Predicted 3D model of a 76-nucleotide RNA (transfer RNA) from Hydrogenibacillus schlegelii. Its Rfam family is "tRNA". Gene Ontology term of the family: triplet codon-amino acid adaptor activity. The coordinates come from a structure-prediction model, not an experiment, and the mean pLDDT is 83. The sequence was found in a public genome assembly.

[in-house]
This record gives sequence, C1' cells and structure tokens, in this order.
RNA sequence: GGUGCUGUGGUGUAGGGGUUAACACACCGGUCUGUCACACCGGAGAUCGCGGGUUCAAGUCCCGUCAGCACCGCCA
Repeated sequence: GGUGCUGUGGUGUAGGGGUUAACACACCGGUCUGUCACACCGGAGAUCGCGGGUUCAAGUCCCGUCAGCACCGCCA
C1' cells in the first nucleotide's frame, strides 16, 4: 500500500430500511431486612466512530474518512 471484518449507554451484546434503538451487568432511588447482601419495583444513561449521498423515511443501503483486528503484497 491492497482486500476483508468490526465500531451502538460506563461495560458486554442485539437490532440488516418504517415513528418512540432492545437485553444483561454496573450506577441511582424505593420496597423488604435489626443492618448489609439477595429478591422485587422504578429511574437516569447511547451525536449508533466521523463527514457526505440515496430515500417520503437510514443505526440499517452507497461513497469517503478515522481507529482496531486479520490476511496478502512492496522496500530494506
């Protein structure tokens, strides 16, 4: 340098065009308990890496770009 894959709350993942992005753990509050933990109920938290394009509509499709990983290639 080329090709491919991945990038989504704090963490790990789901969602592959149709309004309001789902789950688990973690965090906060409440119930319970003598207290803590467990359990149960509720809550906060995601510019969907970034910038464009297509579309009535994009996390999803296309292009560019950044980062990580894998494979291939070039120089020495």